[in-house]
RNA sequence: AAAUACCUUCGGGGCAGGGUGCAAUUCCCGACCGGCGGUGAUGACCCCCCGAGUGGGUCUGAGCCCGCGACUCCUCGCUUGUUUGGUUCAGGCGAGGACUGAUUUGGUGAAAUUCCAAGGCCGACGGUACAGUCCGGAUGGAAGAAGGUAAAA
Numbered sequence: 001a002a003a004u005a006c007c008u009u010c011g012g013g014g015c016a017g018g019g020u021g022c023a024a025u026u027c028c029c030g031a032c033c034g035g036c037g038g039u040g041a042u043g044a045c046c047c048c049c050c051g052a053g054u055g056g057g058u059c060u061g062a063g064c065c066c067g068c069g070a071c072u073c074c075u076c077g078c079u080u081g082u083u084u085g086g087u088u089c090a091g092g093c094g095a096g097g098a099c100u101g102a103u104u105u106g107g108u109g110a111a112a113u114u115c116c117a118a119g120g121c122c123g124a125c126g127g128u129a130c131a132g133u134c135c136g137g138a139u140g141g142a143a144g145a146a147g148g149u150a151a152a153a
Base pairs, nucleotide, nucleotide: 004150005149006148007147008146009145010144017029018028019027031133032132033123034122035068036067037066038065043059044058045057046056047055048053063121064120072098073097074096075095076094077093078092079091080090081089103119104118105117106116107115125136126135127134
């Protein structure tokens, strides 16, 4: 230094204003928001060289490019209600699988779905006057991030 095991902490934002209506943050006008990892030509800074380079490093950098997570569903195993055994139902845990949204045009350039400009589009389930934004499962889970211990020299 890497890898491994374990522990701790952290780990999602958003309808202003107005219309209709008995009733809508759900409809209509309009407003607002963007999880995690990767890629990466922006931007900032540092170093080398010393006037030279497609050089090196740090931070930053995509909702719609690649992948992941959440939600929902299915299968199997274990387990609880539940008792000697069996069956059914319901819950919990684990493993595997299915499902898993949305971008164009112009500019610059050697190179950009990432930069600049403009326009467009997308967003689980249950509840309710039809919900990306309210309430609920959720004081949950998780992609992952940081730190610590084994760990001394």
The prediction has a mean pLDDT of 77. This is a predicted structure of a 153-nucleotide RNA (FMN riboswitch aptamer (RFN element)) from Tumebacillus permanentifrigoris.